A computed fold for a 350-nucleotide part of an RNA from a metagenome, annotated as small-subunit ribosomal RNA, central domain. It matches the Rfam family "Bacterial small subunit ribosomal RNA". Its family is annotated with ribosome and structural constituent of ribosome in the Gene Ontology. Model confidence (mean pLDDT): 89 of 100.

[in-house]
Context: one part of a larger RNA
RNA sequence: CUGGGCUUAAAGGGCGCGUAGGCGGACAUGACAGUACUUUGUGAAAUCCCUCGGCUUAACCGAGGAAUUGCGAAGUAUACUACAUGUCUUGAGGCAAGUAGGGGUGUGUGGAACUCUUGGUGGAGCGGUGGAAUGCGUAGAUAUCAAGAGGAACGCCGAAGGUGAAGACAGCACACUGGGCUUGUACUGACGCUGAGGCGCGAAAGCGUGGGGAGCAAACAGGAUUAGAUACCCCGGUAGUCCACGCCGUAAACGAUGUCUACUAGGUUGCGGGGGUUCUGACACCGUCGCAGUCGUAGCAAAAGUAUUAAGUAGACCGCCUGGGGAGUACGGUCGCAAGGCUAAAACUC
Numbered sequence: 001c002u003g004g005g006c007u008u009a010a011a012g013g014g015c016g017c018g019u020a021g022g023c024g025g026a027c028a029u030g031a032c033a034g035u036a037c038u039u040u041g042u043g044a045a046a047u048c049c050c051u052c053g054g055c056u057u058a059a060c061c062g063a064g065g066a067a068u069u070g071c072g073a074a075g076u077a078u079a080c081u082a083c084a085u086g087u088c089u090u091g092a093g094g095c096a097a098g099u100a101g102g103g104g105u106g107u108g109u110g111g112a113a114c115u116c117u118u119g120g121u122g123g124a125g126c127g128g129u130g131g132a133a134u135g136c137g138u139a140g141a142u143a144u145c146a147a148g149a150g151g152a153a154c155g156c157c158g159a160a161g162g163u164g165a166a167g168a169c170a171g172c173a174c175a176c177u178g179g180g181c182u183u184g185u186a187c188u189g190a191c192g193c194u195g196a197g198g199c200g201c202g203a204a205a206g207c208g209u210g211g212g213g214a215g216c217a218a219a220c221a222g223g224a225u226u227a228g229a230u231a232c233c234c235c236g237g238u239a240g241u242c243c244a245c246g247c248c249g250u251a252a253a254c255g256a257u258g259u260c261u262a263c264u265a266g267g268u269u270g271c272g273g274g275g276g277u278u279c280u281g282a283c284a285c286c287g288u289c290g291c292a293g294u295c296g297u298a299g300c301a302a303a304a305g306u307a308u309u310a311a312g313u314a315g316a317c318c319g320c321c322u323g324g325g326g327a328g329u330a331c332g333g334u335c336g337c338a339a340g341g342c343u344a345a346a347a348c349u350c
Base pairs, nucleotide, nucleotide: 004321005320006319007304008303012318014201015200016199017198021194022193023192025088026087027086028085029084030083033081034080035077036076037075038074039073040072041071042070049065050064051063052062053061054060091191092188093187094185095184096183097182098181099180103177104176105175106174107173108172109171110154114150115149116148117147118146119145120144121143125136126135162169163168206247207246208245209244210243211242215241216240220236222234223233258317259316260315261314262313263312266295267294268293269292270291271290272289273288275286276285277284299306300305323350324349325348332343333342334341335340
C1' cells in the first nucleotide's frame, strides 16, 4: 500500500464539545476545474512482447511492428462531482404553549440510629465466638430513663421505575441553572454528520494546604485457630472515609457492542405526552410521538446468541487489531509535588 476484521477469539478511544480535514438534501441557470471522446506533440536507444530474417541449432544478432498505461496542447460533450448565482423545505435550528424527572450548584432544615458527656434508677456482670480468650465492669459497667454535644448516612415510598454524554445522581424546603419530550407554528433556509490535533468533564484509591472526625476501617497491636497463620474469626485501632480549595486522570470507566442517518414481521410490559370513539365522565377501546425492557420472524453469527435499542441491509466519518511470552516493559520524549500516567520498541524464546 492492498485486504480482512474489532459482543465473548487480537481489536471501540472512559465520556463530551469542537479546529483542520473527509462526507453531505431538493430544483433551475451559468461556466467547464475534475471527467469522457477526437486530433496532435512528446514519452532517447537498448530491454520486455509480436512477426520475419542471419549464424548447421540455441544462446546471440539484425529488421519491422506493438508497447511505453505518463505529461503538454487544441477541439467537442455537460450526465455526475466540484465551482458560481438564484430559489425551495422535507434535514437542522428558532419561536410559542404545556409537561415528567434521585440532571447540576449553593444555602437552610428534619427525624431515626450511633458514639460520647452529665444526672437519676439499679447492683454484677457485660461483650464476643463454632467454642473461647484478649477487652469493658464495684473508681458502679451492661440494661433503663432524662438532658446535652457531635459527625456521617438518608429507612418506608423504591420499582423489571426515573434523570444524565459518561463518571454518576435519592430525607425535606428554597434560590439559581443545564438538557429532554409533546403539541402548535404564519420564522431562518442546508445553517448538517463525523471529527486527527486541541479543550473540558471524569468512580474509587492516592497526593498538597487548612478544617472535621460519630461510625467504619488499610497499616499496626493483642486474643484465638493452626504443624505454621505475616490470613480467614474476635477485642482494639491510625491514615483514610467527610468539608473547602488545588492536583492526580486511572477502572471488568461494560451493553466487554464508537457516533450519525435511512431501510427491514410481529407480540407484550413499564415510563412521559398529545389525539380519536361513546350525550358527559371514571373506565374501556382505537391510533400516534418519545424513552426504557422483554419474547420472537427473516437475516446474520463458529456457536452462545442477536434481532426497529441489530451483532440484519447500506452509507458517512473517527478510533483500534495483525501469533504467545518478553511487555503495556526498557530507552527517549512529555505530563505530575509524588505515586505514577500517556506515547512505545528490540534482543531472545516457543